[in-house]
Context: one part of a larger RNA
């Protein structure tokens, strides 16, 4: 000087309590992991901070692993030598498949010396590793933490490590401001400066918008610029103002006015460090390591295996519900795209094909909800796994190994032991809806709007943090 203490003392945080709702340990089912299995089930992550995580998407590919076939200046760069005149492109033959056989066809510029380029054969330098070590590393990243902190110059104090300042009184969401003070001042963090969402003004009026006038099946059209909304500039909020309270300060408590109040909601933004924390398989790279194989191609085949354990979801077990008729969003995407209306199909979906590079036209049906009918507490008109069967779509191919659709089958499950998560407001819980990723393939992520609450006495105890001792 720091770190610890089941020492004090002050303070915070969904940390406790107070609520709601789950999770689980009960079912079944997706999905990651550990174990076992296996020719291989590729590889990394392992409290919190590995486990729906790298993966925004494994049938081939991908892919890195295993079987078998094959290649050896190699799939890919740069140099040298010789040959062709090319490459390619179309066809045959062989094969699981590359790979290997062959046929046809075919440059370019030139001082006519020969250069330019591909391609193919040689010989080596060298390519080539997703091989090792993240305990040699850069770059990135988690975390403690959006936690309020970590530091300097110069002074001064101490022999010296150090110390003071940054410690005291108040305040605060904040080393946020005040006051004192051998300390003055300075940076890095806090806050502000930025995006978005909540008020209104000004400009603009198409593809959006329709009060008022014509006008229609229809904002279709004529018109119109108020309104809504776009989308660019402003305004606005500052404890400004009025009252207590404080030390006459910071600041604290209430009020007025306002769309909005004391940081207005959110978001991006993470000080010095800490975990020899994660990543060498995103990428760079040093060091070792392999070179007819630890490089490369190709077929199939595994990463989908299953006695078994664990996380993480998802559907339930139902009347606040199930089934059948029937409104009102927001943000998204769309040309190798998105596909209306019409026919066919019980459906998935299939034929036609209009508009739309998109405030235009499509994806487009929002869904919970309102409302009327049923169903009468039953393992059911709950529940929907499994299972059989015809099927549909994508795609070179759905055996292993996709995802829908009809019908038929209906299984556990009656609210879940100990324990264990989340959230303080447009929040939880519940509802659907769009994107990325992608040829198909989400219950996963990421967004996006609808309906929409309980409760907080308080910090005594858990558990994480700060600050003084």
């Nucleotide at each position: 000087u720091g770190a610890c203490g089941g020492g004090g003392g002050c303070c915070c945080g969904c940390a406790c309590a107070a609520g709601c709702g789950g999770u689980g340990g009960g079912a079944g089912u997706a999905u990651g992991u550990g174990g076992u299995u296996u020719a291989a089930u590729u590889c990394g992550a392992c409290g919190c901070a590995a486990c729906g995580c790298g993966a925004a998407g494994a049938a081939c590919c991908u892919u890195a692993c295993c079987a078998g076939g094959c290649c050896u200046u190699g799939a890919c760069a740069u140099c040298c030598c010789g040959a062709u005149g090319a490459c390619g492109u179309a066809c045959c033959g062989g094969u699981a498949a590359u790979g290997c056989g062959g046929u046809a066809u075919u440059c370019u510029c030139u001082u006519c010396g020969g250069a330019g380029c591909a391609u193919c054969g040689g010989a080596g330098a060298c390519a080539g590793g997703u091989g090792g070590u993240g305990c040699a590393u850069g770059g990135u990243u988690g975390u403690c933490g959006u936690c309020a902190g970590c530091u300097c110059g110069u002074g001064u104090c101490g022999u010296g490590a150090g110390a003071u300042g940054u410690u005291g009184g108040g305040u605060c969401a904040a080393g946020u401001c005040c006051c004192g003070c051998a300390a003055c001042g300075a940076g890095c963090g806090c806050a502000a400066c930025c995006c978005u969402u909540g008020u209104c003004c000004a400009u603009a009026g198409u593809a959006g918008c329709c009060a008022g006038c014509a006008g229609u099946a229809a904002g279709a059209u004529g018109g119109g610029a108020a309104c809504u909304c776009u989308a660019u500039g402003g305004a606005g909020a500052c404890u400004g103002c009025c009252g207590g309270g404080g030390a006459c300060a910071a600041c604290c408590c209430g009020g007025a006015g306002g769309a909005a109040g004391g940081u207005g909601g959110g978001g991006a933004u993470g000080a010095c460090g800490u975990c020899a924390a994660a990543u060498c398989a995103u990428c760079a790279u040093g060091c070792c390591c392999c070179u007819u194989a630890c490089g490369g191609c190709c077929u199939g085949g595994g990463c989908u295996a299953c006695a078994c354990a664990c996380g993480u979801g998802c559907u339930a077990c139902a009347a606040u519900g199930g089934c059948g008729c029937a409104a009102c969003a927001a943000a998204g995407g769309g040309a190798a795209g998105c596909g209306a209306c019409c026919c066919c199909g019980c459906g998935a979906g299939g034929g036609u094909a209009a508009g739309c590079c998109a405030a235009c036209c499509c994806c487009a049906a929002a869904a919970a909800u309102a409302g009327c009918g049923u169903c009468c507490c039953a393992g059911u008109u709950c529940g929907g796994a499994c299972u059989g069967c015809a099927g549909u779509c994508u795609g070179c191919a759905a055996c292993c190994c996709g995802a829908c659709u009809g019908c038929a089958c209906g299984a556990a499950g009656c609210c879940g032991g100990a324990a264990u998560c989340g959230c303080u407001a447009g929040u939880a819980a519940u509802c659907g809806c769009a994107g990325a990723u992608c040829a198909g393939a989400a219950u996963g992520c990421u967004g996006c709007g609808g309906u929409g609450a309980a409760u907080a006495c308080g910090u005594u105890c858990c558990c994480g943090g700060g600050u003084c001792u």